[in-house]
C1' cells in the first nucleotide's frame, strides 16, 4: 500500500407507508429494513428513467389567428442502491 475477517466499534437504509415539494421521473423529513466495506461525495463517461416547454403529425370543435385530446420526437431534468472514473475517510485478522 493492496485487502476485506462469524473480529471490534459503529455507519447506511430498499420496498412500503405517513407529511411535504414536483408536470412526471424523483426528491426531503419521519416510520421501517432488503440489503451495502464506501449504499460517504461528485452528473465528467456510459447506461436507464421521466418529458412541463418546444416542434410534427392526427383528431374535434369552431362567426374574426386561437383551444382541447391522443401519439412521436426531444434534457439543459432526474438516477451516485446501473457501471466506470474522481475524490474522502473507520478497523486491522489471514494473505
Nucleotide at each position: 500500500a493492496g485487502c476485506g475477517a462469524c473480529a471490534a466499534g459503529g455507519g447506511c437504509a430498499a420496498a412500503c407507508u405517513c407529511g411535504g415539494c414536483g408536470a412526471a421521473a424523483g426528491c426531503c423529513g419521519g416510520g421501517g429494513a432488503c440489503g451495502c466495506a464506501a449504499a460517504g461525495c461528485c452528473a465528467c463517461g456510459a447506461g436507464g428513467c421521466u418529458a412541463c416547454c418546444g416542434c410534427g403529425g392526427u383528431g374535434c370543435a369552431c362567426u374574426g389567428g386561437g383551444g382541447c385530446a391522443c401519439c412521436g420526437u426531444c434534457a439543459u431534468g432526474c438516477u451516485g442502491g446501473u457501471c466506470g472514473g474522481g475524490u474522502u475517510g473507520c478497523c486491522g485478522a489471514a494473505c
A computed fold for a 95-nucleotide RNA from a Gemmatimonadaceae bacterium, annotated as c-di-GMP-I-GGC riboswitch aptamer. Its mean pLDDT, the model's own confidence on a scale to 100, is 87. The model forms 95% of the base pairs in the Rfam consensus.